[in-house]
Context: one part of a larger RNA
RNA sequence: UGACGGGGGUCCGCACAAGCGGUGGAGCAUGUGGUUUAAUUCGAUGAUACGCGAGGAACCUUACCUGGGCUCUAAUGUGACUGCUAUCUGGUGAAAGCCGGAGUUCCUUCGGGACAGGAAACAAGGUGCUGCAUGGUUGUCGUCAGCUCGUGCCGUGAGGUGUUGGGUUAAGUCCCGCAACGAGCGCAACCCCUAUUGUUAGUUGCCAGCACGUAAUGGUGGGGACUCUAGCAAGACUGCCGGCGUAAGCCGAGAGGAAGGUGGGGAUGACGUCAAAUCAUCAUGGCCUUUAUGCCCAGGGCGACACACGUGCUACAAUGGUGCAUACAGAGGGUUGCCUAGCCGCGAGGUGGAGCUAAUCCCAGAAAGUGCUUCCCAGUUCGGAUUGAAGUCUGCGACUCGACUUCAUGAAGUUGGAAUCGCUAGUAAUCGCGCAUCAGCCAUGGCGCGGUGAAAUACGUUCCCGGACCU
Repeated sequence: UGACGGGGGUCCGCACAAGCGGUGGAGCAUGUGGUUUAAUUCGAUGAUACGCGAGGAACCUUACCUGGGCUCUAAUGUGACUGCUAUCUGGUGAAAGCCGGAGUUCCUUCGGGACAGGAAACAAGGUGCUGCAUGGUUGUCGUCAGCUCGUGCCGUGAGGUGUUGGGUUAAGUCCCGCAACGAGCGCAACCCCUAUUGUUAGUUGCCAGCACGUAAUGGUGGGGACUCUAGCAAGACUGCCGGCGUAAGCCGAGAGGAAGGUGGGGAUGACGUCAAAUCAUCAUGGCCUUUAUGCCCAGGGCGACACACGUGCUACAAUGGUGCAUACAGAGGGUUGCCUAGCCGCGAGGUGGAGCUAAUCCCAGAAAGUGCUUCCCAGUUCGGAUUGAAGUCUGCGACUCGACUUCAUGAAGUUGGAAUCGCUAGUAAUCGCGCAUCAGCCAUGGCGCGGUGAAAUACGUUCCCGGACCU
């Protein structure tokens, strides 16, 4: 000077408390450990690994294993030389590959060029090792309020001061004081979305008024009022009022206002810490390998299963299940695509071919909700695992190992021990919808979107955890 203390003081955070819903028990999904295996590729391991890299493992991916092959090579460049090319085809083979057969290119200024093959050679290749040699990127403390510098002053010096103190704030935010005076990186603001209004514009969106038309529909003429779309602008600043205070600021169910004291959300992550993570995104030093640790191919594996843990989904039911009818979104995606109406099929789906390069057409029926009906507390009309049979679709191919449909089957489970997690408002809880990846899909995951929900609760800071400042 820091760090630490079951030392002290001050303060904060879903940290506790007050509440609501879960996890831990069941079945399944998924990741991990362990075990097994020819291989079950590799990495990630308290918080900060474990629905993580992986935003798609049947082949491919793929890095692993078994077997079959290649050795200047799977790719690219320079390239003497050749014109046998391209193309068609035979044998062998699981394929890769290997061994043959037919075939004899185009332009030309005749120098050559295009295209194809290609000896030798030069550059190779490596998801092999080292993240404790590195760059870059990332997690975490933490969106916590801190971390420093110049000059001056103090101290022999390390260093201190400033940055402490009194107030205040979400904040080293601001005010006052002070041997300090200033400044930088952070805070805040500037950026984006959202909440209100005005204005400009009016198609593909809209339809108040005026016509036309239909079984019905902005369908048509027309209109810019409204909704909306998307550019510009306004608006919120403790600006005004009252109280307290030297001030900063605080308080008020105050006024006005769509919004009030950071309006809500996002992006944004200081100096640094953990020799934190990544040599398997990429790049890269060193080391290792070179008829193999490189490359091609087929099949298998990454999907195993006594068990243990994490994260989830579905339930155990009546605030519910079933049947019929019926209402209301937002945000997205679409030409190798989205796929209508109609018809066929119980259904997955098939057929069909209209429209759409999209505010035009399609995906597309939102679901919870509402109305009526039934069930009557039971392992049930709860729950849907598992299994049998028959099918649909994608794809060269669904045995290992896809999803979906129909019929049948109908397991555990009656609210979960010790313990433990999330959340303070359009939040929790609950309900569905879309997208990326993608032929298809193991998606219950991830990322978004809206619906219901003015849900409940917060006395307070003694205690648990983490953090900040002073001592």
Molecule: small-subunit ribosomal RNA, 3' major domain
Organism: uncultured bacterium